[in-house]
A computed fold for a 157-nucleotide RNA from a Micromonosporaceae bacterium, annotated as FMN riboswitch aptamer (RFN element).
RNA sequence: GCGCGCUGGCGGGACUCGGUGGAAUUCCGAACCGGCGGUGAGCCGUUCUCGGGCCUUCGGCCCGGCGGCGAGCCCGCGACCCGGUGGCAGCCAGUCACCGGUGGACUCAGUGUGACUCUGAGGCCGACGGUCACAGUCCGGAUGGGAGGCAGCGCGC
Numbered sequence: 001g002c003g004c005g006c007u008g009g010c011g012g013g014a015c016u017c018g019g020u021g022g023a024a025u026u027c028c029g030a031a032c033c034g035g036c037g038g039u040g041a042g043c044c045g046u047u048c049u050c051g052g053g054c055c056u057u058c059g060g061c062c063c064g065g066c067g068g069c070g071a072g073c074c075c076g077c078g079a080c081c082c083g084g085u086g087g088c089a090g091c092c093a094g095u096c097a098c099c100g101g102u103g104g105a106c107u108c109a110g111u112g113u114g115a116c117u118c119u120g121a122g123g124c125c126g127a128c129g130g131u132c133a134c135a136g137u138c139c140g141g142a143u144g145g146g147a148g149g150c151a152g153c154g155c156g157c
Stems, first nucleotide, its partner, number of pairs: 001157008010148001016030004032136001033126002035077004042069005050064006072124002081101008106122005128140003
């Protein structure tokens, strides 16, 4: 350093102004928000420690390597929802484990060998239940679950 296992804690943001109305953070106009892993031509760093090159030197620059950041709508995953099998239970309900299903949304222009990721412009999307009135943003299941990631320990290479 890599792989496997165990333990611990971590692990989602956002309604402001105006309008209508008896009533709306739910409608209308404008505004606001963006989970996890991957990819990524961009950006930053490289100090005592990297390699090569250029400029006369101080010093600086370029290429590579290394490190960090970098997509809501590209790929995959998670939450929610639906189903199956099994355990607990006499049955149902419930709950736990495993398996399966479902699972939102982007174009144009520019640059360029190459862009759905860069730059510019204009768009679009957002579980379920609740509510004096329709919710990405309020309340609730949820002090839950969770992709994952960090640290420690053990074993193996």
The source organism's lineage runs through Bacteria, Bacillati, Actinomycetota, Micromonosporales and Micromonosporaceae. The coordinates come from a structure-prediction model, not an experiment, and the mean pLDDT is 80.